[in-house]
């Protein structure tokens, strides 16, 4: 770095250094020297993976529900902040709904 499954309307902050932008791209709305963004430290939250318990299954792969967070990663402003290529249905025309691109997270393959 590609590829594929799958999840994203819930949850989670404090100190210390930096010092301008900064929320992934566009446009908006928004955060920001009353120091955003990032760095460490500490603590939280629990999405996936490992554990546990049930429970389905004849066993067994698998799926469900529930736990604990000690293990691997991951997360700790707004719904992925909101709309966006593009197709469809509603409406009867600033609109809505769905399914897509795209983004991010984990797993697994190459």
């Nucleotide at each position: 770095u590609u590829c594929u499954u799958a999840u994203c309307c819930a949850g989670a902050g404090a100190g210390a250094c930096u010092g301008a932008g900064g929320g992934a791209u566009u446009g908006g709305c928004c955060c920001a020297g009353u120091g955003a963004c990032g760095u460490c430290u500490c603590a939280g939250c629990a999405a996936c993976c490992a554990c546990c318990u049930u429970g389905u299954g004849u066993a067994g792969a698998g799926c469900a529900a529930g736990g604990a967070a000690c293990g691997g990663u991951g997360c700790u402003a707004a719904u992925u902040c909101c709309a966006a290529a593009u197709a469809g249905g509603c409406a009867a025309c600033u609109g809505c709904c769905u399914a897509g691109a795209a983004g991010a997270u984990a797993a697994g393959a190459a």
SAM riboswitch aptamer (S box leader) from Amphibacillus xylanus, 110 nucleotides, folded computationally. The organism belongs to Amphibacillus, within Bacteria. The RNAcentral record of the sequence draws on Rfam and Ribocentre. Rfam family: SAM riboswitch aptamer (S box leader). About the family: The SAM riboswitch is found upstream of a number of genes which code for proteins involved in methionine or cysteine biosynthesis in Gram-positive bacteria.